[in-house]
Annotation: The RNA shown here (transfer RNA) has 73 nucleotides and comes from an Oscillospiraceae bacterium. It was read from a public genome assembly. It matches the Rfam family "tRNA". It is annotated as a transfer RNA.
RNA sequence: GCUUGCGUAGCUCAGUCGGUAGAGCGGCUGAUUUGUAAUCAGCAGGUCGGGGGUUCAAAUCCGUCCGCAAGCU
Repeated sequence: GCUUGCGUAGCUCAGUCGGUAGAGCGGCUGAUUUGUAAUCAGCAGGUCGGGGGUUCAAAUCCGUCCGCAAGCU
C1' cells in the first nucleotide's frame, strides 16, 4: 500500500432482508436471613465510533473519515 471483518449499556455480545434498541454479567433499591452469600422482585444506565447521502422513516442501505484485528504484497 491492497483486501476482509469488527466498532451497539460499565464488560461480553444479540438485533443486519429499513419501522424507532435488547439479553447475560455487573451497579442501585427492596424482600428473605441474626448477618453475609445465594435466591426473588423492581429500577437506572445507550445521540448504536464521527460527519455526510438516500428514504416518510437508518444500528440496519450508500459513501467518506477514525480506531481495532486478520490476511496478502
The coordinates come from a structure-prediction model, not an experiment, and the mean pLDDT is 81.